Transfer RNA from a Chloroflexota bacterium, 74 nucleotides, folded computationally. The prediction has a mean pLDDT of 81. The organism belongs to Chloroflexota, within Bacteria. RNAcentral holds the sequence, with entries from ENA. It matches the Rfam family "tRNA". By type it is a transfer RNA. About the family: Transfer RNA (tRNA) molecules are approximately 80 nucleotides in length.
RNA sequence: GAGGGCGUGGCUCAGUGGUAGAGCGCUGGUCUCCAAAACCAGACACGCAGGUUCGAUUCCUGCCGUCCUCGCCA
Numbered sequence: 001g002a003g004g005g006c007g008u009g010g011c012u013c014a015g016u017g018g019u020a021g022a023g024c025g026c027u028g029g030u031c032u033c034c035a036a037a038a039c040c041a042g043a044c045a046c047g048c049a050g051g052u053u054c055g056a057u058u059c060c061u062g063c064c065g066u067c068c069u070c071g072c073c074a
């Protein structure tokens, strides 16, 4: 340099045009002598910028990050 995969709460992953979910974690409550466990409730996310669309996390383009393959130079 060329091609491809992946960027979604703190972490691991779903979701793939129509108000974004789960598990673990976190916070608060109930319970307990205290804690743990259990149960209830809550906060927290679509990498960035454009485009298409009535509507974009989803489709298109560029960029950034990350991983893989190939090639070139040293």
Stems, first nucleotide, its partner, number of pairs: 001070007010024004018054001026042005047063005